RNAcentral holds the sequence, with entries from ENA and SILVA.
Predicted 3D model of a 1394-nucleotide RNA (small-subunit ribosomal RNA) from an uncultured Campylobacterota bacterium.
Rfam family: Bacterial small subunit ribosomal RNA.
RNA sequence: GAUGAACGCUAGCGGGACGCCUAACACAUGCAAGUCGAAUGUCUUUAUGACAUGGCAAACGGGUGCGUAACACGUGCUUAACCUGCCCUUUGGUGGGGGAUACCUGUGGAAACACAACUAAUCCCCCAUAAGUUCUUCAAAAUGAGAAUAUGAAGAAGAAAGGUUUACCGCCAAAGGAGGGGAGCGCGGCCUAUUAGCUAGUUGGUAAGGUAAUGGCUUACCAAGGCAAUGAUGGGUAGCUGGUCUGAGAGGAUGAUCAGCCACAAUGGAACUGAGACACGGUCCAUACCCCUACGGGGGGCAGCAGUGGGGAAUAUUGCACAAUGGACGAAAGUCUGAUGCAGCGAUCUCGCGUGGAGGAUGAAGCAUUACGGUGUGUAAACUCCUUUUCUGGAGGAAGACGACUGACGGUACUCCAGGAAUAAGGGACGGCUAACUACGUGCCAGCAGCCGCGGUAAUACGUAGGUCCCAAGCGUUAUCCGGAUUUACUGGGCGUAAAGCGUCCGUAGCCGGUCUUAUAAGUCUGAUUUCAAAUCCUGGGGCUCAACCUCAGACAGGGAUCAGAUACUGUAAAGCUAGAGUAAGAUAGGGGGUAGUAGAAUUUCCAGUGGAGGGGUGAAAUCCGUUGAUAUUGGAAGGAAUACCAAAAGCGAAGGCAGCUACCUAUAUCUUUACUGACGGUCAGGGACGAAAGCAUGGGUAGCAAACGGGAUUAGAUACCCCGGUAGUCCAUGCUGUAAAUUAUGCUCGCUAGGUGUGUAGAGCCCUCGAGGUGCUAUGUGCCGUAAGCUAACGCGUUAAGCGAGCCGCCUGAGUAGUAUAGUCGCAAGGCUGAAACUCAAAGGGAUAGGCGGGGGAACACACAAGCAGUGGAUUGCCUCGAUUAAUUUGAUAAUAAGCAAAGAAUCUUACCUAGGCUUGACAUCUUCAGAAUUCUAUCGAAAGAAUGAAGUACCAGUUUACUGGGACUGAAUGACAGGUGCUGCAUGGCCGUCGUCAGCUCGUGCCGCAAGGUGUCCGGUUAAGUCCGGAAACGAGCGCAACCCUCGUCGUUAGUUAGGAUGUCUAACGAGACUGCCUCCGUAAGGAGGAGGAAGGAGAGGAUGAUGUCAGGUCACUAUGGCCCUUAUGCCUAGGGCGUCAGAGACAAUACAAUGGGUAGUACAACAGGUAGCCAAGCCGCGAGGCGGAGCCAAUCCUCUAAAACUAUCCUCAGUGCGGAUCGUAGUCUGGAACUCGACUACGUGAAGUUGGAAUUGCUAGUAAUGGUGGGUCAGCCAUACCGCCGUGAAUAUGUCCCUGUUCCUUGCACUCACCGCCCGUCAUACCAUGGAAGUUGAGGCUCUCUGAAGAUGUGCCAUGCAUGUUGAGGAGAGAAUUGAUGACUGGGGUA
Repeated sequence: GAUGAACGCUAGCGGGACGCCUAACACAUGCAAGUCGAAUGUCUUUAUGACAUGGCAAACGGGUGCGUAACACGUGCUUAACCUGCCCUUUGGUGGGGGAUACCUGUGGAAACACAACUAAUCCCCCAUAAGUUCUUCAAAAUGAGAAUAUGAAGAAGAAAGGUUUACCGCCAAAGGAGGGGAGCGCGGCCUAUUAGCUAGUUGGUAAGGUAAUGGCUUACCAAGGCAAUGAUGGGUAGCUGGUCUGAGAGGAUGAUCAGCCACAAUGGAACUGAGACACGGUCCAUACCCCUACGGGGGGCAGCAGUGGGGAAUAUUGCACAAUGGACGAAAGUCUGAUGCAGCGAUCUCGCGUGGAGGAUGAAGCAUUACGGUGUGUAAACUCCUUUUCUGGAGGAAGACGACUGACGGUACUCCAGGAAUAAGGGACGGCUAACUACGUGCCAGCAGCCGCGGUAAUACGUAGGUCCCAAGCGUUAUCCGGAUUUACUGGGCGUAAAGCGUCCGUAGCCGGUCUUAUAAGUCUGAUUUCAAAUCCUGGGGCUCAACCUCAGACAGGGAUCAGAUACUGUAAAGCUAGAGUAAGAUAGGGGGUAGUAGAAUUUCCAGUGGAGGGGUGAAAUCCGUUGAUAUUGGAAGGAAUACCAAAAGCGAAGGCAGCUACCUAUAUCUUUACUGACGGUCAGGGACGAAAGCAUGGGUAGCAAACGGGAUUAGAUACCCCGGUAGUCCAUGCUGUAAAUUAUGCUCGCUAGGUGUGUAGAGCCCUCGAGGUGCUAUGUGCCGUAAGCUAACGCGUUAAGCGAGCCGCCUGAGUAGUAUAGUCGCAAGGCUGAAACUCAAAGGGAUAGGCGGGGGAACACACAAGCAGUGGAUUGCCUCGAUUAAUUUGAUAAUAAGCAAAGAAUCUUACCUAGGCUUGACAUCUUCAGAAUUCUAUCGAAAGAAUGAAGUACCAGUUUACUGGGACUGAAUGACAGGUGCUGCAUGGCCGUCGUCAGCUCGUGCCGCAAGGUGUCCGGUUAAGUCCGGAAACGAGCGCAACCCUCGUCGUUAGUUAGGAUGUCUAACGAGACUGCCUCCGUAAGGAGGAGGAAGGAGAGGAUGAUGUCAGGUCACUAUGGCCCUUAUGCCUAGGGCGUCAGAGACAAUACAAUGGGUAGUACAACAGGUAGCCAAGCCGCGAGGCGGAGCCAAUCCUCUAAAACUAUCCUCAGUGCGGAUCGUAGUCUGGAACUCGACUACGUGAAGUUGGAAUUGCUAGUAAUGGUGGGUCAGCCAUACCGCCGUGAAUAUGUCCCUGUUCCUUGCACUCACCGCCCGUCAUACCAUGGAAGUUGAGGCUCUCUGAAGAUGUGCCAUGCAUGUUGAGGAGAGAAUUGAUGACUGGGGUA
């Protein structure tokens, strides 16, 4: 785009078309074929009508598509092999005689009908006649290839019908025509080879029969033919065509309506009549079904028009008329006509019209949305003016009709008048393809979906609404066909890796074929004639108001046939040629093949000697062999198999493949030069031959090796990998098998198209030092490189093509199912060859790219390991977490990247949790109204919140009329807008943070390369802590990172300084200096590196801050902000008490220890950072002590915290659960605070637990570091701090290596991974569903063959003949058999999906 459509929603009108695609299923009822009295009989009537004989018609028209793969159809030709009623033209004729019978009547019968008797004709028969006709015989000229035709002569045969109105209609014979038909032939159009052979009247001949006519059409006889890979035969499907739909075309699909042909008429068969039938509304018979019956017997055929039932998704009225067109009959009038013309029903299709037009902004209301301002619907509506197609009413009113009468449609079309915007819009869609977006609801639910896919709480995809888009009386969906699809490729594809080259060769048919000449004209080309019905399509006109529609005229292209011409090419025939191909001669090379013989090394076994404990084997072992003597070694023997070195990118062969040496037989290739043949060639369906390994059969052989098998190991297991053994087999002979990643994944042959470099064979040159020389070349093989060009999706190929061309063959057409099933065929078997479908999916696949990954490779790095030091994991305590518990134990954080984390401090508060008591515009913000200053004191109730009494108090600013008004804070009351939420979503978010990682990476512009993804730059060689720098390089530059700039510490200088009695110095803090591989030696192109000097510091001097692009939907809605959702007398707010502090258990991080490098006691030294007015707090006094009293000083370089402790000196303890260790518990206290019960810290005395250095495992650290010692601060009333953040004191050991573990970076490689190896993914098993193969069987279908039976009819024969009997044929019926093809089938096999 289309449809004979159907379904869903909707629907105003008209024109034109179309309307059982299914059950060729069954049919009630009515109608659809009659007509003629001018052929005739009888009866009857006013006209006339009925029945019957007779004539013509009924073979047309109308329906359907069962069958049919066929001369059925289409097209062309033939009929010299034929027929033709009615019609037209022409010619001739129409004399005589005879006979039967229907209706009616009668009898029988339910009926159908039968029988008896009577009668007429255009009914039937006979005779006569015969121009022409037919047949037989004869004749010879013309035409013709022939058959034959025309002509002449003789003989024979054969016709007729009348009617009446007297003018016609008929009848008979003959010839011709028109129209119609029969028959034959060429060509054309479906699928299947998993159908390969078919055929006995079969093919042909002779004769006869039959027919309108040819013919095996039929019969007899004779011959053995005929068809077939150019697809016979069989099977399946199907009416064919003009045309129709689609398509640029070529094609593909289709065959409704209209038209031509065919076939059929309940199913099957048969003939009769006739011009024509083997006959839809005729006959006979059989079968199935239905109907009537008086049971004796009869009747019927809608695939005619309507209509009914049924089937189905589905297809109309039991209408009007013969007015027109056409048909039958008739002389005609006319009759008949469900043909036809019309109407009815149906949006089934198509065409046309309408549902109003112009104006109209306050952009109304409503609805929707919103950022709350608005925006959209939207000039849309309302409203004003106008019009009347349509609608309603009224009036008129056709053409179609002809010489005359005659109109179903139809009071229709059409015209006029009146009325009034009046009667008239829906469907689908809105994620992309594909034009058109928002809101709400829902929450992987409900649902959508043509494909991709959407939906798991912000859905443009579901549902609804608003809006928008598309089409519009329709719009969507479904089904089917073509297109897009170059996706079967003729036009117009491919086969190295995506599907696809047979394993290789030979060769038949076929296809293709060098060069010259002649002939021919089959192909080819040109012209002409004819045909391809009409309709349709196309072009141009015309008619309906237009259009659809109807109609007139014209025409292209193409097909078939015939005639004439052309001859380049192809073909054919003939004669040549030598460039293709081949033969011979001369050389050469080779693991080419076959047979026979033969050689040495090695393994094994056996014999003998020497020898004496192991050997063998592995990652390590063991099984195993060995004192009955192994292994080792020496000598000898046997036997089988394979041929080291040479050896190679080498050689040979068609491929498989081929290797010691020798001989024989045999085949091939190459080169050079001559001679010869003269296109002998190429490729090949079917066919044939060869064909690794394994395997099979028979018979041998068997040293080594070695499936199966046994044992030992490994392992979770180990039916494996490893080890010890070991049988088939491997070997030979003869057969079979016929497959391989049989690969160059590349069919064979020929020609053409740059090179470079090896190598095998052969040849002839040149140079020369004459050689085993050098050098270039030719032919033929075999390799490598190559962006020459070209090709390719890319990879790659590239004279050995995957380039450019020619010829031939094979093969491919999404993936899976599946190289499976079935069938056939080959094979001894194993199996091979040919080779599907149902069903499932939207992919499967190739090449390349970027990542990621690897028990791949290379390079580099990190407290990663190694080397060390100290620990953790064991104990007790603290703290955090899980779990459990609870009214609540608020919440978050959970590998690294949670767990002394948020929390730099939970007794109340905090607090988010629980219980209880309360509040509801609220504890807090803004607005409105009213009242009151605020505020202070206070009886009472209550746990408090709160409720509530009395009293005091009247301020500040402004205005004026001086007593009021207004205002600003503040308080109370009321109202509603609102407040409030630590309620949910960190997977809606901002911000901030963790982590990879202070790792060295991540990118961009331009250029270049690539079809593109993308690459290059960023790579390579060095170097660095570093993508740091240097050199090279199709790159050149740049950005974010690195480094540097910033802070602290270390040295020095200058300046200043509140402290100090003063000075140097120190200190404090501000500005500077200093370090750059700068200098020297060596290495290096350079960058840079190694060592040294000087220097406080040396190669980044030490430490910090600083964290690229990104990753983890990492963390946080409970810091804060914020979208959406949720609560609103509560999930908000206030208060009291409780809880966050519970405890069987588990985990993380710490503290203290286990002691003598220690503990106790006494004494003696040396700090830094930092903090202080609701604060730090001195001296002095009291207390054993925590602390109390006290109050100087200090808003701090001034005063205070503030005695630092380890250390050192001296002494006690002497290895013990202790004079170690300090948990736990008791008593008595101190301090903070409103309050220490749950639940604080500290002090004193007493008590004195575990623990004696910690399993597997695991952490930190490279120098002022680890370890160890004290000390300060923040938070804070106090403190559960052993935490965190700082400070100083003492102060080591080890590493100058590596990539083994854990990771990181770069390059490279493989990949079926890309939520990226925590990936992907295979098979069994279990469950459910689906289709399918096999299967004992069961049950059908349509044909075939045979046997029996056998109606009507046709035909033959016989007879005693109005007929009877019988033969042949024959539909049907019964039975049997072999094959084909379905359905079903317990059970069973595999397959697919989840």